[in-house]
RNA sequence: GCGAGAGUGGCGCAAUGGCAGCGCGGCGGCCUUUGAAGUCGCAGGUUGAAGGUUCGAGUCCUUCCUCUCGUGCCA
Numbered sequence: 001g002c003g004a005g006a007g008u009g010g011c012g013c014a015a016u017g018g019c020a021g022c023g024c025g026g027c028g029g030c031c032u033u034u035g036a037a038g039u040c041g042c043a044g045g046u047u048g049a050a051g052g053u054u055c056g057a058g059u060c061c062u063u064c065c066u067c068u069c070g071u072g073c074c075a
Base pairs, nucleotide, nucleotide: 001071002070003069004068005067006066007065010024011023012022013021018055026042027041028040029039030038048064049063050062051061052060
């Protein structure tokens, strides 16, 4: 360089073009002598960037960035 895959809360991942959610983790309440476990609640997101299509985009299209895998060229 070429081909393929991936990028969404702190982490791991979902979401058929139609309310961005689940688990873990964090914080707080209840419970407990304390803690763990259990249980209830809360916070936490420019869905990698910029454009486009659409009434509507995490999802489709274009370009770019980063990472992973495969494969080549030069030195």